[in-house]
c-di-GMP-I riboswitch aptamer from Sunxiuqinia sp., 77 nucleotides, folded computationally.
The prediction has a mean pLDDT of 81.

């Protein structure tokens, strides 16, 4: 520096629910909880989905929906 990613090791996040609090909503934050996760980091500028107003342009939300892009742990080779 290039592959791979399994049952191993260190660690890491942590879905549904369930308190608490914001938001008009999708939805977010924090405890609590563990379906899952080799990127379940981090980007919404590609498709997609939701979500509130609108006649429509337009405004917002998800990165744990797909792809992309950046960074990166251990392990084999």
């Nucleotide at each position: 520096a290039g592959a791979u990613g399994a049952u191993a090791a260190a660690g890491c996040c942590a879905a549904a629910c369930c308190u608490u609090g914001g938001g008009a909503g999708a939805c977010c934050a924090a405890g609590g909880g563990a379906c899952g996760g080799a990127a379940a980091a981090c980007c919404a500028a590609g498709g997609g989905u939701c979500c509130c107003u609108g006649a429509a342009g337009a405004g917002g939300a998800c990165a744990g929906c797909c792809g992309g892009g950046u960074u990166g742990c251990c392990a084999u080779u």